[in-house]
RNA sequence: CAUAACUUUCGGGGGCGGGUGGAAUUCCCGCACCGGCGGUGAUCCGGGAAGAAAAUGGUCUUUUCGGAGAGCCCGCGACCCCCCGGCGCAAACGGGGGUGGAGCCGGUGAAGGUUCGCGCCAGUGAGCCGUAGUCCGGCGCCGACGGUGAGAGUCCGGAUGGGAGAAAGGACAG
Numbered sequence: 001c002a003u004a005a006c007u008u009u010c011g012g013g014g015g016c017g018g019g020u021g022g023a024a025u026u027c028c029c030g031c032a033c034c035g036g037c038g039g040u041g042a043u044c045c046g047g048g049a050a051g052a053a054a055a056u057g058g059u060c061u062u063u064u065c066g067g068a069g070a071g072c073c074c075g076c077g078a079c080c081c082c083c084c085g086g087c088g089c090a091a092a093c094g095g096g097g098g099u100g101g102a103g104c105c106g107g108u109g110a111a112g113g114u115u116c117g118c119g120c121c122a123g124u125g126a127g128c129c130g131u132a133g134u135c136c137g138g139c140g141c142c143g144a145c146g147g148u149g150a151g152a153g154u155c156c157g158g159a160u161g162g163g164a165g166a167a168a169g170g171a172c173a174g
Base pairs, nucleotide, nucleotide: 001174006169007168008167009166010165015031016030017029018028019027032154033153034143035142036076037075038074039073043068044067045066046065047064048063049062050061051060052059071141072140080098081097082096083095084094085093103139104138105137106136107135112129113128114127115126116125117124118123145157146156147155
C1' cells in the first nucleotide's frame, strides 16, 4: 500500500381544498407533492501527470484521481409465497428459489462519417450527413402487505424491524 474474517456507524420521501354520504386525508372533482440501493452514462465541475518545431493560440490532445448526474434502461431490495438446514412440533434464525410497477413524442447533435480549402509535414478552417434509454421541451404513466365508520404511493400499523448497500476501521503473509 492493498485486503480476508470481523467490528462500528449510517441506510425512504410525500396532500390540501371542495363534493356526496350515517361514515371517506381511501370514492368523485380541482390543484399538488414524493421517488430506496448498485450499475450504465454523448454531460458537467475540480485536481495531478505527459505531450503538442516555429508562428499562432492561451488553447488543444492523451492519461489519471475525486465529486455530481435515470421513479418508468439493466439488476437488486422492501412485502408475500415455496423448499432445505435445524427442531418433538412450531416460531425465530441461517441458506436457496419464486413473485416483484411504469415512456412515448418532438428537439438538440458529443462521437463518428464525408466534402472542400490552407499547410512540406505535424496539423488546421469551413460545409454537409449523422447518432440520446440518461440531455432539453411537451404530454403521459407507476407505486408491496395489513388496517380503516367506505376502496389509500401521500393516513395508521408490522417497523425502536428488515434491507439492497454506503462509509470508516481491520491482522498474518505479500

Predicted 3D model of a 174-nucleotide RNA (FMN riboswitch aptamer (RFN element)) from an Actinomycetota bacterium.
The source organism's lineage runs through Bacteria, Bacillati and Actinomycetota.
It was read from a public genome assembly, where an Rfam model found it.